[in-house]
RNA sequence: UGAGUUGACUGAGUGGUCGCAGCGCACGUCAGUGCGUUGAGGAAAGUCGGGGCUCCACAGGGCAGGGUGCUCACGAGACGUGAGUCGCGGUGACGUGCAGGACAGUGCCACAGAGAACAGACCGCCGAUGGCUCGGGAAACCGAGUACAGGUAAGGGUGAAACGGUGCGGUAAAAGCGCACCAGCGUCGCGGGCGACCGUGGCGGCUUGGCAAACCCCACCCGGAGCAAGAUCAAGCAUGGGAGGCGGCCCGCCGGCCUUCUUCGUGAAGGCACUCCCGAGGUAGAUCGCUUAGAUGGAUGGCCGCUCAGCCUUCGCAAGAAGGUGGACAGAACCCCGCUUACAGGUCGGCUCACCAU
Numbered sequence: 001u002g003a004g005u006u007g008a009c010u011g012a013g014u015g016g017u018c019g020c021a022g023c024g025c026a027c028g029u030c031a032g033u034g035c036g037u038u039g040a041g042g043a044a045a046g047u048c049g050g051g052g053c054u055c056c057a058c059a060g061g062g063c064a065g066g067g068u069g070c071u072c073a074c075g076a077g078a079c080g081u082g083a084g085u086c087g088c089g090g091u092g093a094c095g096u097g098c099a100g101g102a103c104a105g106u107g108c109c110a111c112a113g114a115g116a117a118c119a120g121a122c123c124g125c126c127g128a129u130g131g132c133u134c135g136g137g138a139a140a141c142c143g144a145g146u147a148c149a150g151g152u153a154a155g156g157g158u159g160a161a162a163c164g165g166u167g168c169g170g171u172a173a174a175a176g177c178g179c180a181c182c183a184g185c186g187u188c189g190c191g192g193g194c195g196a197c198c199g200u201g202g203c204g205g206c207u208u209g210g211c212a213a214a215c216c217c218c219a220c221c222c223g224g225a226g227c228a229a230g231a232u233c234a235a236g237c238a239u240g241g242g243a244g245g246c247g248g249c250c251c252g253c254c255g256g257c258c259u260u261c262u263u264c265g266u267g268a269a270g271g272c273a274c275u276c277c278c279g280a281g282g283u284a285g286a287u288c289g290c291u292u293a294g295a296u297g298g299a300u301g302g303c304c305g306c307u308c309a310g311c312c313u314u315c316g317c318a319a320g321a322a323g324g325u326g327g328a329c330a331g332a333a334c335c336c337c338g339c340u341u342a343c344a345g346g347u348c349g350g351c352u353c354a355c356c357a358u
Stems, first nucleotide, its partner, number of pairs: 001354010012307007020039008041329001045340002048338005053226004065222005070084005085099001086097004100217002105215002107211003122156002124152003129149002131146006164182006183207001185204008230288004239279006247254002256272006308327001310325006
């Protein structure tokens, strides 16, 4: 200098003017008015995880269902954070991972391929063994051929994956069949680490594939609904209880309906309607819940001037000057801790790689 990686912060300033909402004070004709003061974010978003708070449910245990799943620390808790381990990607800084168990059991492994799990003979290799043919032989048998049976997982081919790799021995041809080394697994130690785990040595059979984001197994955890939760006060209508339901009167006026009795007279008794009072639950409604923003149709805004980052044009050798343009994502409704997602531009820091110079 270039490329990259990572962490933190910021995300316009100021003045004027017209408005909005909460609170306080003053005035008021109770409609409001004036003054003062306060008034969005890093994510207020998605409503994903956890908690507070509220109501409902709840002996104890189990089943079913769901969630979480390497280690340590922090934390009220978490699908949280930090630091690590391991796997994968990257030359590297670094990124990334639903990261327990595949000898508990069941299941699956597309296409291709002969064969896909303790497998498989398509091409190939072999001719040991049996068969067949030919030759020799008195016979037993020997030799040659064939590839029908057979042996063989070296080599080819298919595939994401073909049942360890290389070499030597071995064989009819082969093969962990034997051996050496390497890889892997199991087991017993040693050293380091709190731990996950890492390094290393001996022994063993030689090797037992993958998928649990298939069922499942193991360990731990889990009641439901949510501020339109919920609490308080409480009209009207309906409902329960009580009283009245009568004669009053200057005039006027009102005296409805049903049942029974009856001297048949708008006479008597009871009930309903009706009027008043009281009670319970509770609807509308109001208040609280509700917050140093705190609404409940939901405020936090608009315009103008100046300045600033950035960009463009012109002038200028340059420093610079003039003019123009111009600022993202977004908008609290109970609160808190996290996660995720969106975000123009700008500032500062750590680290890595390449090249150049000293």
Molecule: Bacterial RNase P class A
Organism: Acidimicrobiales bacterium